[in-house]
Model confidence (mean pLDDT): 87 of 100. The part of an RNA shown here (small-subunit ribosomal RNA, central domain) has 354 nucleotides and comes from a Nanobdellota archaeon. Taxonomically the source falls in Nanobdellota (Archaea, Nanobdellati). The sequence was found in a public genome assembly. It matches the Rfam family "Archaeal small subunit ribosomal RNA". The literature on the family includes a 2001 paper in Science by Yusupov et al., "Crystal structure of the ribosome at 5.5 A resolution".
Context: one part of a larger RNA
C1' cells in the first nucleotide's frame, strides 16, 4: 500500500536468449467489437425535495409531482481514437555486398626464457633462512661454475586511462573451422519489432565423482622461531589441490552495488575503428587537418539529486515492458517441496523481542 520507490538509505534477477502476455512505424479503405450520442422500456416501496389535504396545531399520515436508482436490454446514427479485415508504403528490424579491427570461441601443432630432477666435468666448507636465530641441507661432497638430458607449469617486456565477449571472461606464435559487432553502400524483403512471467542455454574461484598428470606454488598437517600463552603473524618442510579427459555442482564485493529498449536535450578534449574531403610528402600500408559513424574515458552548462555526485553509455524530459522493496533482530534460520552423489543450491515464514 501510494499520484511512493530500487548508485550509497529496504529494492535491478549473474548474464543472455525465448514463450504466453502487456506494448506496437506511416497511408488511405472496409466493417461497426470498444467508444460517442439519441429515442424507446425497465430500474418495487419506504427514504429525499415541493405543492395540496388531514388528525384543534406540531411530530406524523395521505395524496399529487419532482428527483434518486450512478445500471441493463433493444433499435437508429456518428467514426476522432483503440481493436478486427483485406490492400499499399519505406524511415523500424532483418537480409545482401565490399574493405578494415580485434587478448571472441573451439581444436590442433610448435617456440621461449626461469624452475626442478638427473648425468659429466670443475671446486671446497659451508649452504640456507631471519629484525636476530633455530628447525633444515652438506665431506657418501652440498652452496656456486660450466655442458648434456628429461618435466610439469607458465607465458616476461611491448601493455594503454587501449581492444575483443551477453556476462563469467579472453594475451607466446601458426594453422584450421566457427561466432559477433562497427563501418560504407542502399540491392532485397516489407512492421516480420520491444519486452518478457513460466522454461532453456551460458556461468570465477572454491568443491564433489571417475582416469590421467604432478615442475613449482600450497588449505590440513610436522617441526623451528615469537610469545604470559601463541592451536596466528615469520622460517623449514608438506597432503589434497592447483594442470589434462569426461561428467556433476551452480554460487561471488558474479560491482558501474547502476535491468532492457526508443526518442529528444549546450559545448570542450583525449583515445580505438571505419567512411568521404583537403594540404603536405622522403610517393610507403607515410605525416598532418576538416567533417561524420560507432566504441571507451574526462571535464562540464542547462537539468535532476538529501548530499556525495549524474550530466547524449543520465541518476535529465518522456514512451512501452520486466525484476524487486515496506523498520532492526530473529534469518537467508526453520517447515514443506524440489534439485544434487555429496556439500549444500532455490524456493523462504512465524512466534518471540524491540
Nucleotide at each position: 500500500u501510494u499520484g511512493g520507490g530500487u548508485c550509497u538509505a529496504a529494492a535491478a534477477c549473474a548474464u543472455c536468449c525465448g514463450u504466453a502476455g502487456c506494448u506496437u512505424g506511416c497511408c488511405a479503405g472496409g466493417a461497426a467489437a470498444g467508444u460517442u450520442c439519441c429515442u424507446u422500456g425497465u430500474g418495487a416501496a419506504a427514504u429525499c425535495c415541493g405543492g395540496c389535504a388531514u388528525c384543534u396545531c406540531a411530530a406524523g399520515u395521505g395524496u399529487c409531482g419532482g428527483g434518486c436508482g450512478u445500471g441493463c436490454a433493444a433499435g437508429g446514427a456518428g467514426u476522432a481514437c483503440u481493436g478486427c479485415c483485406g490492400g499499399g508504403c519505406u524511415a523500424g528490424a532483418g537480409a545482401c555486398u565490399g574493405g578494415a579491427a580485434g587478448a571472441c570461441g573451439u581444436a590442433a601443432g610448435a617456440a621461449g626464457u626461469a624452475c626442478g630432477u638427473u648425468c659429466u666435468a670443475a671446486g671446497u666448507a659451508a649452504u640456507g633462512g631471519u629484525a636476530a636465530a633455530a628447525u633444515a641441507u652438506g665431506u657418501u661432497a652440498a652452496u656456486c661454475u660450466a655442458g648434456g638430458a628429461c618435466g610439469g607449469a607458465c607465458u616476461c617486456a611491448c601493455a594503454a586511462c587501449a581492444g575483443c565477449g551477453a556476462a563469467g571472461g579472453c594475451a607466446u606464435c601458426u594453422u584450421a573451422c566457427g561466432a559477433g559487432g562497427a563501418c560504407a553502400g542502399u540491392u532485397c524483403u516489407g512492421a516480420c519489432a520491444g519486452u518478457a512471467a513460466g522454461g532453456g542455454a551460458u556461468g570465477a574461484a572454491g568443491g564433489c565423482u571417475a582416469g590421467g598428470g604432478g615442475c613449482g606454488c600450497a588449505a590440513a598437517a610436522c617441526g623451528g622461531a615469537u610469545u604470559a600463552g601463541a592451536u596466528a603473524c615469520c622460517c623449514g618442510u608438506g597432503u589434497a589441490g592447483u594442470c589434462c579427459u569426461a561428467g556433476c555442482a551452480g554460487u561471488a564485493a558474479a560491482c558501474a552495488c547502476u535491468g532492457c529498449a526508443c526518442a529528444c536535450u549546450a559545448a570542450a578534449c583525449a583515445u580505438u575503428a571505419g567512411u568521404a574531403c583537403c594540404u603536405c610528402c622522403u610517393c610507403g600500408a607515410g605525416a598532418g587537418g576538416u567533417a561524420u559513424u560507432g566504441g571507451u574515458g574526462c571535464u562540464g552548462a542547462a537539468g535532476g539529486g538529501a548530499a556525495g555526485c549524474c550530466g547524449a553509455a543520465g541518476a535529465g524530459u518522456g514512451u512501452g515492458c520486466u525484476a524487486c522493496c515496506u523498520g532492526g533482530g530473529a534469518a537467508g534460520u526453520a517447515u514443506a517441496g524440489u534439485c544434487g552423489c555429496a556439500a549444500g543450491g532455490c524456493c523462504g515464514a512465524a512466534a518471540c523481542u524491540u